Predicted 3D model of RNase P RNA and transfer RNA as a complex of 460 nucleotides.
It holds a member of the Rfam family "Bacterial RNase P class A". The family's RNA type in Rfam is ribozyme.

């Protein structure tokens, strides 16, 4: 210097002019109640209330407030115990209220590193599937290809036997016909360990010695996942569980449009037979398509839940002037052996994604420019 | 604010459960016959990032993550 690797922050400042919400104070307006005064209204005083209107003070978006993907407070439903059904996490140890989060490891994988990625149990419990192509696609399987030892067919040196017509053994050769093979060959995503020697009629873990995997044993480390070393079986077992499954371990179901409270009316449903005047009865007036007496649920609509931003037509803003981070181009000055650098000026550009709506804890995602530290890896000068 | 649910050719479907060459219906388009001419009708053809990335797998329209776009519902004085 270049090219990169990982954590952590920052995401505009200031000052002026307008503007938008919430609360408190004030001060105007207003609407009810009380009390006085007086004449049916009027005026004056206390308090209250307002989702009207000015005027001060105060506070007033974010790292993701965004997707809503995971948990949790809270709430309601037979208070939630066990079971079946469903869903859901899956290496190991810890962390947390709780997670599929975090944190440190372990193992496999990718990088020259620095560092990154993994939904990372179980295919040796069942079951399912593996298109096409290939002989064969999972307790393998015979197209070419090799042998044909063995056992059958032809031929048949040599031998016996013989009624001379043959018969019997039978070395060898040859047909590839039963058949044997998985060592080469094509095919395929994937063909049942690799290579040396030996074996065999040709082959084959058939045997053997190494090697690589499995599985079961022993030692040693580590809380554990797993490591590390020996030793034994020739055991070689295909790949899919983000396929059904098994294991294990977790989850009741709904979501603030949850849900309480109050609750309009020519509204429903139920009940009573009256109701009103009245201190009670007489009396008097009203009513049975009614009384408006009681009762019940709770629509519309308030309030609650709800917040030190808290809205419910949803506030958190806009101009404008300086300034900075930072880029572009164009100058002077300047450090250095050299690659390269520092300080200045002038012009010009210039700050993104995005916006809380019960709250918290985390995932993803989207973001212009920039700052900080630790480190890697090439090069080049001393 | 919250709960689901769709996304394949130019339209609108099917295939997704159980992966197996992008395969199919309709309707449109284009090119030819018919027919004086258009319709119908009859051959014949062209169109596909299966919304976008990434992963599982020998193989993805289908399984799994994430993401973008649309849409439905949120009653009980019905």
């Nucleotide at each position: 210097u270049g090219a990169g690797c990982u954590g952590g922050c920052c995401g505009g400042g200031u000052g002026g002019u307008c503007g938008c919400g919430g609360c408190c104070a004030g001060g105007c307006g207003u609407g009810g109640g009380c009390c006085c005064g007086g004449g049916a209204c009027c005026g004056g005083g206390c308090g209250c209330g307002c989702g009207g209107c000015c005027u001060a003070g105060u506070c007033g978006a974010g790292g993701a407030a965004g997707g809503u993907c995971g948990g949790g407070a809270c709430u309601c439903c037979g208070c939630a115990g066990g079971g079946c059904a469903g869903g859901g996490u899956g290496c190991u140890g810890g962390c947390u209220a709780a997670c599929g989060g975090c944190c440190a490891g372990u193992c496999g994988g990718g990088g020259c590193g620095a560092c990154c990625c993994g939904c990372a149990g179980g295919a040796a419990a069942g079951u399912g599937c593996c298109a096409c192509a290939g002989a064969a696609a999972a307790u393998a399987g015979a197209c070419c290809g090799c042998c044909g030892a063995u056992g059958g067919g032809c031929a048949g040196c040599g031998g016996c036997c013989u009624u001379u017509g043959g018969g019997c053994c039978a070395a060898u050769g040859u047909c590839a016909c039963a058949g044997g093979u998985a060592a080469g060959g094509g095919u395929g995503a994937a063909a049942c360990g690799g290579u040396g020697c030996g074996g065999c009629a040709a082959g084959a873990g058939c045997g053997u010695a190494c090697c690589a995997g499995c599985g079961c044993c022993c030692g040693g480390g580590g809380u554990g996942a797993c490591c590390c070393g020996g030793g034994c079986g020739g055991c070689u077992c295909g790949g899919c569980a983000a396929a059904c499954c098994c294991c294990a371990c977790c989850c009741g179901g709904a979501g603030c449009a949850a849900g309480g409270u109050c609750a309009a009316g020519c509204g429903u449903g139920g009940g009573a037979c009256g109701g009103c005047u009245g201190g009670c009865c007489c009396g008097g007036c009203c009513g049975a398509u009614g009384u408006c007496c009681c009762c019940a649920g709770g629509u519309a609509g308030a309030c609650c839940g709800c917040u030190u931003a808290g809205a419910u037509g949803g506030a958190u803003g806009a101009c404008c002037a300086c300034c900075c981070a930072u880029c572009c181009g164009g100058u002077g000055c300047u450090g250095g052996g050299a690659a390269c650098g520092g300080c200045g000026c002038c012009g010009g550009g210039g700050g993104a994604c995005a916006g809380a709506a019960u709250c918290c804890c985390g995932c993803c995602u989207a973001u212009a420019g920039g700052c900080c530290a630790g480190c890697u890896c090439a090069c080049u000068c001393g | 604010g919250g709960u689901c649910c769709c996304g394949u050719g130019g339209u609108g479907c099917a295939g997704u459960u159980u992966g197996g060459a992008g395969u199919g219906c309709a309707c449109g388009c284009c090119g030819g016959c018919c027919u004086g001419u258009c319709a119908a009708g009859c051959c014949g053809g062209a169109g596909g990032u299966c919304g976008c990335g990434g992963g599982u797998u020998c193989a993805a329209a289908u399984c799994c993550c994430g993401u973008c776009g649309g849409g439905a519902c949120c009653g009980c004085c019905a």